[in-house]
Molecule: transfer RNA
Organism: Candidatus Cacconaster merdequi
């Protein structure tokens, strides 16, 4: 400079265009214990890298930007 792949709770990830963004990890309270983990139950915490676009509706499609990982040159 070309070209391919990613960005989603504090981490690691899922999520075929249509319920309230889901699971696991963590916190936090409660349960169990003499007590600690461990179970288990109940709670917090993301609107999805930005900007538009299309659509009745986008995290999901479509353009530009930016990081990030690789391949070419």
């Nucleotide at each position: 400079u070309g070209u391919g792949g990613g960005a989603u709770g504090g981490u690691g990830u899922a999520g075929u265009g249509g319920u309230a963004a889901a699971c696991a990890u963590u916190c936090g309270a409660g349960u169990c214990u003499c007590a600690u983990a461990a179970u288990c139950u109940c709670g917090a915490g993301a609107g999805c890298g930005c900007a538009g676009g299309u659509u009745c509706g986008a995290g999901u499609c479509c353009u530009g930007c930016u990081c990030c990982c690789g391949c070419a040159a």